[in-house]
RNA sequence: CAAAGUGGGCAAGGCGUUCGCUGGCCGUUGAAAGAUGGCGAGAGGAAAGUCCGGGCUCCACAGAGCAGGGUGCCGGUUAACCACCGGUCGGGGUAACUCGAAGGAAAGUGCCACAGAAAAUAUACCGCCGGCGGCUCGCGCAAGCAGUCGUCGGUAAGGGUGAAAUGGUGCGGUAAGAGCGCACCGGACCGUUGGUGACAGCGGUCGCAUGGCAAACCCCACCCGGAGCAAGACCACGCAGAGGGCGUCGGGUUUCGGCCCGGCCGAAAUGGCUCGUUUCGUUGUCCUCGGGUAGGUUGCUUGAGCCGCUCAGCAAUGCGCGGCCUAGAGGAAUGACCGCCGCCCGCGCAAGCGGGACAGAACCCGGCUUAUCGCCCGCUUUGUCGA
Numbered sequence: 001c002a003a004a005g006u007g008g009g010c011a012a013g014g015c016g017u018u019c020g021c022u023g024g025c026c027g028u029u030g031a032a033a034g035a036u037g038g039c040g041a042g043a044g045g046a047a048a049g050u051c052c053g054g055g056c057u058c059c060a061c062a063g064a065g066c067a068g069g070g071u072g073c074c075g076g077u078u079a080a081c082c083a084c085c086g087g088u089c090g091g092g093g094u095a096a097c098u099c100g101a102a103g104g105a106a107a108g109u110g111c112c113a114c115a116g117a118a119a120a121u122a123u124a125c126c127g128c129c130g131g132c133g134g135c136u137c138g139c140g141c142a143a144g145c146a147g148u149c150g151u152c153g154g155u156a157a158g159g160g161u162g163a164a165a166u167g168g169u170g171c172g173g174u175a176a177g178a179g180c181g182c183a184c185c186g187g188a189c190c191g192u193u194g195g196u197g198a199c200a201g202c203g204g205u206c207g208c209a210u211g212g213c214a215a216a217c218c219c220c221a222c223c224c225g226g227a228g229c230a231a232g233a234c235c236a237c238g239c240a241g242a243g244g245g246c247g248u249c250g251g252g253u254u255u256c257g258g259c260c261c262g263g264c265c266g267a268a269a270u271g272g273c274u275c276g277u278u279u280c281g282u283u284g285u286c287c288u289c290g291g292g293u294a295g296g297u298u299g300c301u302u303g304a305g306c307c308g309c310u311c312a313g314c315a316a317u318g319c320g321c322g323g324c325c326u327a328g329a330g331g332a333a334u335g336a337c338c339g340c341c342g343c344c345c346g347c348g349c350a351a352g353c354g355g356g357a358c359a360g361a362a363c364c365c366g367g368c369u370u371a372u373c374g375c376c377c378g379c380u381u382u383g384u385c386g387a
Base pairs, nucleotide, nucleotide: 001383002382003381004380005379006378007377008376009375010374013341014340015339016338018336019335021042022041024039025038026037027036028035029034044358048369049368051367052366053365054364055363056228057227058226059225063275064274065273066272068224069223070222071221072220073087074086075085076084077083088102089100090099091098092097103219104218108217109216110213111212112211125159126158127155128154129153130152131151132150133149134148135147136146138145139144167185168184169183170182171181172180186208187206188205189204190203191202192201193200194199232298233297234296235295241289242288243287244286245285246284247264248263249262250261251260252259253258265281266280267279268278269277270276305324306323307322308321309320311318312317343356344355345354346353347352
């Protein structure tokens, strides 16, 4: 210098005058409503999708089982997570680095299109080899040989099919072949060393012993109540009621109205189901239908908060100290004109003109994913050149 990898940041404006908009605070005036003046604040890295996780709120909550859902290498971080960090293994890349839902396929069931002999107790289309039989104006004195056809066997070298074909390469061996034998690689098991662990290294044994799919059912391990700020609370306003359930048996007691205990039955709750549990079962409670209100206040922004520093840690992150307060609307504010300064791109000799992404709060927070003009900085790798 070029090409690449990776992490972080900014995000088209800044200042000022005037006029507005939404909250807050302080004045003046006013009985109040209100009017008026001043000061200060007012969108994002994703505010988005609502895909995960939590806070908060309400409902429910003795427990057990089944069903359902989620997660799935190891260790750590966290309020929690399908998040993040560090590592292991596997794929890609010369490398920096990057990608991976990465438990179990000898528990069982199922599937593997087309092609192919065969898609999983194996099997044989072409081929290779052997036996037998036939044929040839073939060769040979002959035994026989060669070619070819049929048939019976052997084989899995080679070809061919496929996403995938029953370990791979080489040597030996054989009629041809084959882990049939051997060497190396791969694999399984055992031991040992290192590591918290996933796992890795080394040594030995075994010719090798059942292909893939679990993001098919399934098995194993762990985790999981429901609904959501239209949650919920308060005030105001307003209305019309109607229907239904409240059982039964036995015992005890009684002031004769009832009450208590136990069994059965019914209803409700246990927000999937079952068991179980709890409550209620005639005068005030429950359920169903109908009727009414639909306006205000609150929840609401001080919070797992932001910034800086120290320490611990490889890191995610955590402890401590100091500083700061930074939108809270409710059809929904965050804007407009002008002046000065200024960045990038295009056009133009110049003056100047035009353009500058994705998008936009709605209870809050941690992540993930998606959209995004243009640019800045750090570190790393590879190649080339020069000293």